RNA sequence: ACUCGUAAAAGGCAAACCUGGCAAAAGCCAGGGACGCAAAGCCGCGGGUCCUCGCUUCCUCCGAGAAGCCAUGGACGACUCCCCGAAGGACCCCAAGAUCGCCGGGCUGCCGAG
Numbered sequence: 001a002c003u004c005g006u007a008a009a010a011g012g013c014a015a016a017c018c019u020g021g022c023a024a025a026a027g028c029c030a031g032g033g034a035c036g037c038a039a040a041g042c043c044g045c046g047g048g049u050c051c052u053c054g055c056u057u058c059c060u061c062c063g064a065g066a067a068g069c070c071a072u073g074g075a076c077g078a079c080u081c082c083c084c085g086a087a088g089g090a091c092c093c094c095a096a097g098a099u100c101g102c103c104g105g106g107c108u109g110c111c112g113a114g
């Protein structure tokens, strides 16, 4: 320097879940907790996946802005139907966002073996 993680030692990280906080959400942070991890260290760079559309009014700001509002309704648990209402928020795609513990790529690194 390269390859490797079979054996050893010293250590490291921490999924789900719980508690508190942040965010519109995905998710993130802190504490607890360990399913796992030889880069589960860092970079969202490529791909993948995930998230986000209620109604009314307002704004030189048109924005994931502000204020107010709606059903946590009934048959019946479900399908379905009914009722009230301005509205109880359908699906798909894209951007922003999230994820490096999905895959690939880049950078860096401990111990040991060959």
Base pairs, nucleotide, nucleotide: 002114003113004112005111012037013036017032018031019030020029021028022027035101041107042106043105045104046103047102048099049098050097054069055068056067057066058065059063070089073082074081075080084088
This is a predicted structure of a 114-nucleotide RNA (c-di-GMP-I riboswitch aptamer) from a Chromatiales bacterium. Model confidence (mean pLDDT): 77 of 100. NCBI's taxonomy places the organism under Bacteria, Pseudomonadati, Pseudomonadota, Gammaproteobacteria, Chromatiales. The model forms 94% of the base pairs in the Rfam consensus.